Record summary: The RNA shown here (transfer RNA) has 73 nucleotides and comes from a Candidatus Peribacteria bacterium. It matches the Rfam family "tRNA".
RNA sequence: GGGCGAUUAGCUCAGUUGGUAGAGCGUCCGCUUGACUUGCGGAAGGCCAGUGGUUCGAACCCACUAUCGCCCA
Numbered sequence: 001g002g003g004c005g006a007u008u009a010g011c012u013c014a015g016u017u018g019g020u021a022g023a024g025c026g027u028c029c030g031c032u033u034g035a036c037u038u039g040c041g042g043a044a045g046g047c048c049a050g051u052g053g054u055u056c057g058a059a060c061c062c063a064c065u066a067u068c069g070c071c072c073a
Base pairs, nucleotide, nucleotide: 001072002071003070004069005068006067007066010025011024012023013022019056027043028042029041030040031039049065050064051063052062053061
C1' cells in the first nucleotide's frame, strides 16, 4: 500500500430483505429472610464509532474518516 471483518446499555451479544432498539449478566428499588444468599416483581441505563449522502423514514443502503483484528504484498 491492497483486500476482508468488527464497532449497538457498565460487560458479553442479538436486531429476521429500511418503519420510532432488545436479551443475559451487572447496578438500583420493593417483596421474601432475624440478616445475607437464592427466588419473585419493578426501574434506571444506549439516539447504534464519527461526518456526510440516498429515502417520506436509516442501527440497517452508499461514500469518506477513526479504532481493533485477520490475510496479501